[in-house]
């Protein structure tokens, strides 16, 4: 300097292409059970969907900038 990819919950990640209530495993929090612990039922999310701006009746999702990160090319 040109490209492609990623960016959702505290973690790893689905949803995005096809706009229409924001989700799943783990962790964490309550609560049963047990002399206690673990284990094992049960219940439990107010998350600027990475800033910003446009389209649309409605944007995680579409289009445009801006950021951080990976990777190609030159």
């Nucleotide at each position: 300097g040109g490209g492609u990819c990623c960016a959702u919950a505290g973690c790893u990640c689905a949803g995005c292409c096809u706009g229409g209530c924001a989700g799943a495993g783990c962790a964490g929090g309550a609560g049963g059970c047990u002399c206690u612990u673990a284990a094992c039922c049960u219940c439990u999310g107010u998350g600027u969907c990475g800033g910003g701006g446009g389209u649309u009746c409605g944007a995680a999702u579409c289009c445009c900038u801006c950021u951080g990160g990976a990777c190609c090319c030159a």

A computed fold for a 74-nucleotide RNA from a Candidatus Falkowiibacteriota bacterium, annotated as transfer RNA. The coordinates come from a structure-prediction model, not an experiment, and the mean pLDDT is 80. The RNAcentral record of the sequence draws on ENA. It matches the Rfam family "tRNA". Taxonomically the source falls in Candidatus Falkowiibacteriota (Bacteria, Bacteria candidate phyla).